A computed fold for a 94-nucleotide RNA from Rohdeia mirabilis, annotated as Bacterial small signal recognition particle RNA. Model confidence (mean pLDDT): 79 of 100. It matches the Rfam family "Bacterial small signal recognition particle RNA". Rfam classes the family as a non-coding RNA gene. For this family Rfam cites "SRPDB: Signal Recognition Particle Database" (Rosenblad et al., Nucleic Acids Res, 2003). The source organism's lineage runs through Bacteria, Pseudomonadati, Planctomycetota, Planctomycetia and Rohdeia.
[in-house]
RNA sequence: UCCGGUGCACCGCGAUGGUGCCGGUUCGAACCGGGUCAGGCCGGGAACGGAGCAGCCCUAAGGACUGCGCGUCAGGCGCGGCCGCCCCGGGCCC
Numbered sequence: 001u002c003c004g005g006u007g008c009a010c011c012g013c014g015a016u017g018g019u020g021c022c023g024g025u026u027c028g029a030a031c032c033g034g035g036u037c038a039g040g041c042c043g044g045g046a047a048c049g050g051a052g053c054a055g056c057c058c059u060a061a062g063g064a065c066u067g068c069g070c071g072u073c074a075g076g077c078g079c080g081g082c083c084g085c086c087c088c089g090g091g092c093c094c
Base pairs, nucleotide, nucleotide: 001091002090003089004088005087007085008084010081011080012079013078014077017073018072019071020070021069022067023066024065025064026063027062033058034057035056036055041050042049043048
């Protein structure tokens, strides 16, 4: 000096993961949510009415799963660029 290689730095692209928000599905309240309220209780001569526990249904806070969703990450991963730096190997020259 040339070639090749490991690692590092910088840049770009991509996917993955975490996380926040949003959406979908689902779970989710002994009582202090709603609806319907068996039984029982209360009022009534009665008809009926009343409050209302359990049960059932709906849902809240919240949980689980999910999404080519949006944002973000002190980040790491894959590929490429950059031949910028260290090191290693080989060739040539002095």